[in-house]
Context: one part of a larger RNA
Molecule: large-subunit ribosomal RNA, domain II
Organism: Fibrobacter sp.
RNA sequence: GCCUACGAGUUGCUCCUCACUGGCGAGGUUAAGGGUCUGGAGACCCCGAGCCGGAGCGAAAGCGAGUCUGAACAGGGCGUCAGAGUCAGUGGGGGCAGACGCGAAACUUUGUGAUCUACGCAUGGCCAGGCUGAAGGUCGGGUAAAACCGGCUGGAGGGCCGAACUGGUUUCCGUUGAAAAGGAUUCGGAUGAGCUGUGCGUAGGGGUGAAAGGCUAAUCAAACUGAGAGAUAGCUCGUACUCCCCGAAAUGCCUUUAGGGGCAGCCUCGGGCAAUAGCCGCACGGAGGUAGAGAUACUGAUUGGGCGCGGGGGCUUCACCGCCUACCAACCCCAGCCAAACUCCGAAUGCCGUGCGGUGUUCCCCGGGAGUGAGGCCGCGGGUGCUAACGUCCACGGCCGAGAGGGAAAGAACCCGGACCAUCGGCUAAGGUCCCGGAGCGUGUGCUAAGUUGUGUUAACGAGGUCCGACUGCACUGACAGCCAGGAUGUUGGCUUGGAAGCAGCCAUUCAUUCAAAGAGUGCGUAACAGCUCACUGGUCGAGCGGUCGGGUAUGGAUAAUGAGCGGGCAUUAAGCACACCACCGAAGCCAUGGGAUAAGAUAUAUCGGUAGGGGAGCAUUCCGAACAGCGUCGAAGGUGAUCCGUGAGGGUUGCUGGAGCGUUCGGAAAAGCAAAUGUAGGC
Numbered sequence: 001g002c003c004u005a006c007g008a009g010u011u012g013c014u015c016c017u018c019a020c021u022g023g024c025g026a027g028g029u030u031a032a033g034g035g036u037c038u039g040g041a042g043a044c045c046c047c048g049a050g051c052c053g054g055a056g057c058g059a060a061a062g063c064g065a066g067u068c069u070g071a072a073c074a075g076g077g078c079g080u081c082a083g084a085g086u087c088a089g090u091g092g093g094g095g096c097a098g099a100c101g102c103g104a105a106a107c108u109u110u111g112u113g114a115u116c117u118a119c120g121c122a123u124g125g126c127c128a129g130g131c132u133g134a135a136g137g138u139c140g141g142g143u144a145a146a147a148c149c150g151g152c153u154g155g156a157g158g159g160c161c162g163a164a165c166u167g168g169u170u171u172c173c174g175u176u177g178a179a180a181a182g183g184a185u186u187c188g189g190a191u192g193a194g195c196u197g198u199g200c201g202u203a204g205g206g207g208u209g210a211a212a213g214g215c216u217a218a219u220c221a222a223a224c225u226g227a228g229a230g231a232u233a234g235c236u237c238g239u240a241c242u243c244c245c246c247g248a249a250a251u252g253c254c255u256u257u258a259g260g261g262g263c264a265g266c267c268u269c270g271g272g273c274a275a276u277a278g279c280c281g282c283a284c285g286g287a288g289g290u291a292g293a294g295a296u297a298c299u300g301a302u303u304g305g306g307c308g309c310g311g312g313g314g315c316u317u318c319a320c321c322g323c324c325u326a327c328c329a330a331c332c333c334c335a336g337c338c339a340a341a342c343u344c345c346g347a348a349u350g351c352c353g354u355g356c357g358g359u360g361u362u363c364c365c366c367g368g369g370a371g372u373g374a375g376g377c378c379g380c381g382g383g384u385g386c387u388a389a390c391g392u393c394c395a396c397g398g399c400c401g402a403g404a405g406g407g408a409a410a411g412a413a414c415c416c417g418g419a420c421c422a423u424c425g426g427c428u429a430a431g432g433u434c435c436c437g438g439a440g441c442g443u444g445u446g447c448u449a450a451g452u453u454g455u456g457u458u459a460a461c462g463a464g465g466u467c468c469g470a471c472u473g474c475a476c477u478g479a480c481a482g483c484c485a486g487g488a489u490g491u492u493g494g495c496u497u498g499g500a501a502g503c504a505g506c507c508a509u510u511c512a513u514u515c516a517a518a519g520a521g522u523g524c525g526u527a528a529c530a531g532c533u534c535a536c537u538g539g540u541c542g543a544g545c546g547g548u549c550g551g552g553u554a555u556g557g558a559u560a561a562u563g564a565g566c567g568g569g570c571a572u573u574a575a576g577c578a579c580a581c582c583a584c585c586g587a588a589g590c591c592a593u594g595g596g597a598u599a600a601g602a603u604a605u606a607u608c609g610g611u612a613g614g615g616g617a618g619c620a621u622u623c624c625g626a627a628c629a630g631c632g633u634c635g636a637a638g639g640u641g642a643u644c645c646g647u648g649a650g651g652g653u654u655g656c657u658g659g660a661g662c663g664u665u666c667g668g669a670a671a672a673g674c675a676a677a678u679g680u681a682g683g684c
Base pairs, nucleotide, nucleotide: 001684002683003682004681005680006679011097012096013095015094016093017092018091019090020089021088022087023086024085027052028051029050033046034045035044036043037042056063057062066078067077068076069075100238101237103235107228108227109226111224112223118202119201120200121199122198123197124196125195126194127192129161130160131159132157136153137152138151139150140149141148165189166188167187171184172183173182204220206216207215208214241618242617243616244615245614246613251264252263253262254261255260265372266371267369268368269367270366271365272364277362278359279358280357281356282355283354284353285352286351292345293343294342299339300338303335304334305333306332310328311327312325313324314323315322375400376399377398378397379396381394382393383392384391405416406415407414420595421594422593423592425591426590427589431585432584433583434569435568436567440582442581443580444579445578446577447576453571454570461556462555465553466552467551468550469549470548471547472546473545474544482540483539484538485537486536488513489512490511493507494506495505519534523532524531596608597607598606619673621670622669623668624667625666626665627664628663630662631661638657639656640655641654642653643652644651645650
C1' cells in the first nucleotide's frame, strides 16, 4: 500500500416543544395494585391516588369574572368577553444523562518499585612492572652548644611512567546497527575524594544528587500500576445505500468576545390571509445638497498688479514738522487659483408618492428544522497607503464561493454562456479561419521594413525614416542643387592694443563709392598680415524647389544572470496594422427529434447547475409475526460467469461450482449500508 472483517446521532426519563395518525371530548387519562382468560413478558376488566385542561389576580393572607396597587366607588397593571382539550402511537427538535465516534497535556486517590541507578551503612576482595627519593635515623664535617652542610640509610606522596581495573578525550565506522548507545583508533585515572563483590537502608512533591534538573528498573521540571473515568477538549480528524424538489451565509448588534456563541438577516418545510399586496416598466409629482461648478455668496487658503492704513530703512532738523524709498504690508480694486469637515448655485442616478400597463402570491403573518456569522477576485464611487501591494477599510454591481461547457497556449474570479437525459442532426456567442488545428494563403483601399508586429510591458526626450493633410514662400521674365566666374574701392573705418588689417574686445548715422553684384563682413585661418570660404551677382543647366503646423506608422531611448518572451512552425502588396464588406468554423447557448421528472388528475406551457442545509420518495441487510398447505439432495445458502429489467440504490432468469438449508407478500423491530478517522485486527 492493497484485500477481508470490525468501525461513529444510540438508549433511558410519569421532562419540554412542534407535526402527523388514532380514541374520547368540557372533559381526557389512569400509575402502582387487583381480577378473569391465556402456551406467552399476551388479552380483557376493575381500582380515580395522581396529572393536564376548564379562571384569574396578588409576595401573601386572600378575594374571584375579577383582582392587585391605593384613602378611593379615581387612574393604571394583569385578566374576563374570543373560546378545546386530553390520552396513546410515530416522527422533527430541545433538556438531563458519557449522549455521534476516537484523541489529550493533566488532577485526585490506592498501591508497587533502590535486582538499573544516586547516596549511605555493614562485611569482604583488587591494584603487573618501573621511576622519584620527604620526614626521621646514622656516620662525618661544623658550633661554646645549637643551627647548618655532606655521605649513607630510610621509604613519604589525593607524587611520576604504565598493564589489569576503571573511565569515555579525538576521529572514523555503525544509524531498518552485530548492539534501543556498540566497534576500531586515540586518550584520562590507575595507593586513592580509588575500583569492586555480597547484604542492608532512604520512595514520588518524596528520595538521592562533588549540582547535569542528574538519577530513582530502556520512563523523570515530579516514576510505575489500579481506580475516580467514557475526566474535560468553544480544538483537530472521521461519520457508511439511491433518486427527486428547493437552496444559503461568510452581514448588523452584543459578548473576559474575536477561528466560540446569543438575537436579527439570508435558506427550507407546514399552515393562514387578501388586493389598492409584492415585483418590473412608463409617465407625472416630491424631498435632498453628492458629481460638477463657483469666488463683489460666506468660512478659510492663495499668485501677480494697482491704491496704500500701518511699519522698517534713508535724508533733513536744536526740536517738532517734513521729504524719499526697486523693503514688509491691512482694507479696497483688477486679473488669476484652491477646499472632505466652504456654498450664491447644482445635476444624473437612487429614494418616496400617485396614475397606467405587465406579472400573478413572488409580499406579509404564525409555527417546525437549519446552516452561516474566516470570504475572495473584478469593475465602479471613496477612505487609508506611496492616486505602492494578489495591501487594507466601506459603498454599488458582477462573478467565484456552491458553476460544468466554449475562448484567453496553460490559468477559481477576465470574455461568451447557466449542464434534466439521449442523437454519427441544424444555427450561432465569445473567439477564430497558412500548417500543427475545425473554418478564407477571402474581397477592396491604404499604411508598415522595424520581424515593428502576429497576446505582457514604458516615458521624458531625440531624429532630413516614411505616408497623408493644411497654410505659406520662390519658380520657364529660369527657381532649388551642382558647376564656371565675380565677391571690389575709400580702408589697415574709429577706438583699444605689443599687434587688432571684415573675423580678441569696444563704438557707430555699420557710412559712402564703383557696380550685374559684393556685409566696415558667415565661418575656417595668421603673432599680425596673407590665404580659403559665405552672404550677394552673372553664366551654365531646365522643372519643380523651400518653410511652418497637424495627423498615421516606424525608429533611438530599451541593461540580468543555463536556451530561447507570437503556444510552436513560421509569416513581409502579409499569415502585420487601419477601415469597409462577404462567407465559414465555433459551446452542455438556441433550434430540431425522442424520452423522463416537478405542480393537483390530464393537455398546453413553464421549470429541472448546485456546497452548508431543509423537504420528499425509495433500495438493500438481520431478526420477528401472519399468510403463501411457498422453494429445496430431481440440489438451498454462498461463490463465479452470461443475459434481461429498473433513473438509481438494486432486482429477475440461467450455466458452472457448492452440498443443506432458503424465500415471496403484508406488517413489525433494528447491533441496518464504509474509502478515508497518521482508524482496529488478520492476510498478502